[in-house]
Small-subunit ribosomal RNA, central domain from an uncultured bacterium, 352 nucleotides, folded computationally. Model confidence (mean pLDDT): 91 of 100.
Context: one part of a larger RNA
RNA sequence: CUGGGCGUAAAGGGCGCGUAGGCGGCACGGCAAGUCAGGAGUGAAAGCCCUGGGCUCAACCCGGGAACUGCUUUUGAAACUGCCGAGCUAGAGUGCGGAAGGGGCAACUGGAAUUCCCAGUGUAGCGGUGAAAUGCGUAGAUAUUGGGAAGAACACCUGAGGCGAAGGCGGGUUGCUGGGCCGACACUGACGCUGAGGCGCGAAAGCCAGGGGAGCGAACGGGAUUAGAUACCCCGGUAGUCCUGGCCCUAAACGAUGGAUACUUGGUGUGUGGGGUUUUCUCAGUCCCCGCGUGCCGGAGCUAACGCGGUAAGUAUCCCGCCUGGGGAGUACGGUCGCAAGGCUGAAACUC
Numbered sequence: 001c002u003g004g005g006c007g008u009a010a011a012g013g014g015c016g017c018g019u020a021g022g023c024g025g026c027a028c029g030g031c032a033a034g035u036c037a038g039g040a041g042u043g044a045a046a047g048c049c050c051u052g053g054g055c056u057c058a059a060c061c062c063g064g065g066a067a068c069u070g071c072u073u074u075u076g077a078a079a080c081u082g083c084c085g086a087g088c089u090a091g092a093g094u095g096c097g098g099a100a101g102g103g104g105c106a107a108c109u110g111g112a113a114u115u116c117c118c119a120g121u122g123u124a125g126c127g128g129u130g131a132a133a134u135g136c137g138u139a140g141a142u143a144u145u146g147g148g149a150a151g152a153a154c155a156c157c158u159g160a161g162g163c164g165a166a167g168g169c170g171g172g173u174u175g176c177u178g179g180g181c182c183g184a185c186a187c188u189g190a191c192g193c194u195g196a197g198g199c200g201c202g203a204a205a206g207c208c209a210g211g212g213g214a215g216c217g218a219a220c221g222g223g224a225u226u227a228g229a230u231a232c233c234c235c236g237g238u239a240g241u242c243c244u245g246g247c248c249c250u251a252a253a254c255g256a257u258g259g260a261u262a263c264u265u266g267g268u269g270u271g272u273g274g275g276g277u278u279u280u281c282u283c284a285g286u287c288c289c290c291g292c293g294u295g296c297c298g299g300a301g302c303u304a305a306c307g308c309g310g311u312a313a314g315u316a317u318c319c320c321g322c323c324u325g326g327g328g329a330g331u332a333c334g335g336u337c338g339c340a341a342g343g344c345u346g347a348a349a350c351u352c
Stems, first nucleotide, its partner, number of pairs: 003324004007306002012320001014201004021194003025088002028085004033081002035077008049065006091191001092188004096183003103177007110154001114150008125136002162169002206247006215241002220236004258319006266297011301308002325352003334345004
C1' cells in the first nucleotide's frame, strides 16, 4: 500500500470537547485545477510481444509493426468534484411558550437504626455456632426505660421506571447551574458530520497533607474446623471506608456491539410531552393519533451458529479506532508520565 474483518472466534479507543485532515444539502451564473475528447512534441537503441526473412533447424541474427499504459504543450467540452459570485430552506442553530427528571455543585436540615456515655428498673447470665470455644458479665452485663454524644447510610415510595457522554446519580429544603424533549410560529442561511495529535472527565482500590472515625473491616491476634487450615465459621481488630485539597487513570470502564445520517412488514408493555374522541362545561377515566425515550416478542434480511431484527448484528454513505495463529508477553529494552504503586507506548530470540 492492499484484501478480509472487529456482539460471543484476534479485533470498538472507558467517555466527552475539539485542532489539522477527510467527507458534505437544493437551485443559478462564471472559471476550467481535477475530469473527458482531439492535435502536436517527447517517451534513444537493444530487450519483451506480433509478423516477415537469413544461417540445413534451433539458439542466434536482420527487417517491419505494435507497445512504451508516462510527461509536456495546444485546441475544445462543462455533466460530476473543486474554486469564485449571488441565492434558497428540507440539515444545523437561535428566539418564544410548555412539561418531566436520583443530571451537576454548594449550604442548611430530618427521622429510623447502630455504637458509646450518664441515670433508673432488674438479676445471672449474655453472645455466638453445625456443635462449640475464644469474648462480655456480680466492679451488675444481656433485656428494658429516660436523657445525651458521634459518625455513616438514607427503609417504605422503588418500577422490566427516570436522568447523565461515560464513570455514575436515590431522605428533605433552598440557592446556583448543564443537557435533552414537546408545541406553534419568527429569525440566521449549510453555519454540518467525523475527528490523528491535543485538552478535559473518569468506579473501586491505592498515594500525599490536614481533619474525622459510629458501623463495617484487608493486614494482624485469638477461638474453632481439619491430617494440616497461613482459608471457609466465630470473637476481636489497624489501615481503609467519610470530609477538604492535591495525585493516581485502571476495570468483565460491557450492550463484551465507535459516532453521524437516510431507508426498510408487524404485535405488545412502560416513561414523558402534544393532539383528538365520548359524557351537560371542566376534570378523572376510556379509546385513537403524532413525537421523544426505554423494554419484550417477532417478519424480511443478515449470521458459522447462537442470535440480531425501526434502540439492527438489515440496506447504504462518511469519518475515527482496532485485528492479522498460540505461547514467550502486555514481558524486556528505550521513551514518556507518576511521590510511589505503577500507567501509556511496546518488541525479539526461542518454541508449538